[in-house]
RNA sequence: UGAGCAAAUCAGGUGAUCGCGGGCGCCGGGCCGAAAGGUGGCGCCUGAGGAAAGUCCGGGCUCCACAGGGCAUGGUGCUGGGUAAUUCCCAGUGGGGGCGACCCCGAGGAUAGUGCCACAGAAAUGCAGACCGCCCGUCCCCGGCAGGGGAUGUGGCAAGGAUGGAACGGUGCGGUAAGAGCGCACCAGCGGGCGGGCGACCGUCCGGCUAGGUAAACCCCACCAGGAGCAAGACCGAAUAGGGGAACAAUGGGGCGGCCCGUCCCGUUCCCGGGUUAGGUCGCACGAGGCGCCGGGCAACCGGCGUCCUAGAUAGAUGAUCACCCACGACAGAACCCGGCUUAUCGAUUGCUCACGUU
RNA sequence: GCCGAUGUGGCUCAGGGGUAGAGCAGCUCACUCGUAAUGAGCAGGUCGUCGGUUCGAAUCCGACCAUCGGCU
Numbered sequence: 001u002g003a004g005c006a007a008a009u010c011a012g013g014u015g016a017u018c019g020c021g022g023g024c025g026c027c028g029g030g031c032c033g034a035a036a037g038g039u040g041g042c043g044c045c046u047g048a049g050g051a052a053a054g055u056c057c058g059g060g061c062u063c064c065a066c067a068g069g070g071c072a073u074g075g076u077g078c079u080g081g082g083u084a085a086u087u088c089c090c091a092g093u094g095g096g097g098g099c100g101a102c103c104c105c106g107a108g109g110a111u112a113g114u115g116c117c118a119c120a121g122a123a124a125u126g127c128a129g130a131c132c133g134c135c136c137g138u139c140c141c142c143g144g145c146a147g148g149g150g151a152u153g154u155g156g157c158a159a160g161g162a163u164g165g166a167a168c169g170g171u172g173c174g175g176u177a178a179g180a181g182c183g184c185a186c187c188a189g190c191g192g193g194c195g196g197g198c199g200a201c202c203g204u205c206c207g208g209c210u211a212g213g214u215a216a217a218c219c220c221c222a223c224c225a226g227g228a229g230c231a232a233g234a235c236c237g238a239a240u241a242g243g244g245g246a247a248c249a250a251u252g253g254g255g256c257g258g259c260c261c262g263u264c265c266c267g268u269u270c271c272c273g274g275g276u277u278a279g280g281u282c283g284c285a286c287g288a289g290g291c292g293c294c295g296g297g298c299a300a301c302c303g304g305c306g307u308c309c310u311a312g313a314u315a316g317a318u319g320a321u322c323a324c325c326c327a328c329g330a331c332a333g334a335a336c337c338c339g340g341c342u343u344a345u346c347g348a349u350u351g352c353u354c355a356c357g358u359u
Numbered sequence: 360g361c362c363g364a365u366g367u368g369g370c371u372c373a374g375g376g377g378u379a380g381a382g383c384a385g386c387u388c389a390c391u392c393g394u395a396a397u398g399a400g401c402a403g404g405u406c407g408u409c410g411g412u413u414c415g416a417a418u419c420c421g422a423c424c425a426u427c428g429g430c431u
Base pairs, nucleotide, nucleotide: 001355002354003353004352005351006350008349009348010347012325013324014323015322016321017320018319020047021046022045023044024043025042026041027040030039031038032037049331053342054341056340057339058338059337060336061229062228063227064226068261069260070259071258073225074224075223076222077221078092079091080090081089082088093107094105095104096103097102108220109219113218114217115214116213117212131161132160133157134156135155136153137152138151139150140149141148142147169187170186171185172184173183174182188210189209190207191206192205193204194203195202196201233282234281235280236279243272244271245270246269247268248267252266253265254264255263256262289308290307291306292305293304294303295302296301326329360430361429362428363427364426365425366424369383370382371381372380377414385401386400387399388398389397407423408422409421410420411419
């Protein structure tokens, strides 16, 4: 200098004027509305993100029943840990990629069972399968007594060729009529023993034991999950309309998450307040919160102390103009909240790797 | 904002692992004096996009894009 890898942080700045949402203080006592309630002027303070996005996961919160039991259904899937919880994170194991820094993996079980494996091919899973082949026996023909050709066998052979993504371990040597884990060596897998590790797994020895693929096919095993979602839900307040709460008992009907169990309501008696709406208030901004230090842990994270308060609308605010500066500014805008993942994104900063050049 | 569904020829839809189809529409030919109908034939597809699983993906899985519906 070029190419690349990883981790975080930042996301134009400063000033002036005008405008908008929210909070507080002061002034005013008018206007809107049936009411609840809302509204004005001035001053001060404050006002989007790392993804606010996709809604893909998980949790808080709320109601349904307190969230119960069983089945079904859905999800997760190497091991150990972290967490409120997760399909997330950390550390490791095994496998794969890269010269390397480093990165990636939906990675339980195919020896529980079932299904599927098109076309091609002799045969596609059944200890299977002779199309071309190899070998042997018998017969016939040719011949120069090396051999060659043909027919045949409830014959032997999975070595070689051919088909296929895949043909029942691979390579080599021996062996054999020809062959074959038939024997041996190495490699791969499987099973068992011993040793190490909490574990995934690793190392080593033994046994010829050789078993196709597919579970992002059904399924089996282990674990997890009740449903709906802030338009959840709670409270306040007219006319009109007629319902609401408590107690008690049996069958039927209906509701409660898809079914069953279970449970609640419809009935009778007593009591008087309850509901609706383009309404208002709350939910709704102090939270598994941020920052700093110390301690534990390889780390994720946890504990303690100190310190800070940082949008909250409901037709939905965060903008416009001007001046100066620089590296000339990307993707994009909260709507109950939080932790993750994924996707979009101009650039800047740090560490490391490789190549080339110079000293 | 929350919840759910769907993307296959020009249009409406089948196909749910094994060479992508049907109806209508289009084009050519036949029939007719001519048109329609009818008959025969033909063309037309990145199966929304990009990855993954698998020998093989429209189909199974994930991410993204687009469209539609429900909830005050």
Predicted 3D model of RNase P RNA and transfer RNA as a complex of 431 nucleotides. It holds a member of the Rfam family "Bacterial RNase P class A". Rfam links the family to the GO terms tRNA processing, ribonuclease P activity and dimeric ribonuclease P complex.